[in-house]
RNA sequence: GGUAGAGGUGCGGAUGAGAUCAGUAGCUGCUUCGAGGAUGACCGUUCCGAUGAAAGGCAGUGAAAGGCAAUUCCGCCGAAGGGCUGUUUCCGGUAAAUUCAGCUCUGGCCGCGGAUUUAAUAGAUUUGCGGCUGUCAUCAUUACAUUAUGGUGGAGAGCUAUC
Numbered sequence: 001g002g003u004a005g006a007g008g009u010g011c012g013g014a015u016g017a018g019a020u021c022a023g024u025a026g027c028u029g030c031u032u033c034g035a036g037g038a039u040g041a042c043c044g045u046u047c048c049g050a051u052g053a054a055a056g057g058c059a060g061u062g063a064a065a066g067g068c069a070a071u072u073c074c075g076c077c078g079a080a081g082g083g084c085u086g087u088u089u090c091c092g093g094u095a096a097a098u099u100c101a102g103c104u105c106u107g108g109c110c111g112c113g114g115a116u117u118u119a120a121u122a123g124a125u126u127u128g129c130g131g132c133u134g135u136c137a138u139c140a141u142u143a144c145a146u147u148a149u150g151g152u153g154g155a156g157a158g159c160u161a162u163c
Stems, first nucleotide, its partner, number of pairs: 001163005008077001010076005018068001026061007036048003041094004080106007089097001107133011135154007
């Protein structure tokens, strides 16, 4: 350097029964009020507005997207995710989101708390604490053949087998 593997509620992708979103947004009518409103946040441009903006009340009608997810399939074991920088996309700019690249952090899972996001107490991301677990090194005890138990420490560019 190549090939093949192991960790386990293992990782990611596709599909999407179903629940939620929600009797919400929007639309229509009546009414209160009286000058702003829309384009995801701000500014600009453009458009709408006393023939009544935005906001509120009553009545009628009434969604969708994103997120979750049974099932099934696919790719895998830095699987994958996060942070920073640059870059791609947009009516223009900044921001947000998104695509790609570089550097960097995290072995994996679970529980509790905080922060961010979201309609959400779901989920996701991150972080602190605790627990379980795999792997290697090391020490001690045990076994007598290389096992088992316990302690400490490290990290996946690792570990095992093989060429």
Lysine riboswitch aptamer from uncultured Ruminococcus sp., 163 nucleotides, folded computationally. The RNAcentral record of the sequence draws on MGnify. The prediction has a mean pLDDT of 77. Lineage of the source: Bacteria > Bacillati > Bacillota > Oscillospiraceae > Ruminococcus.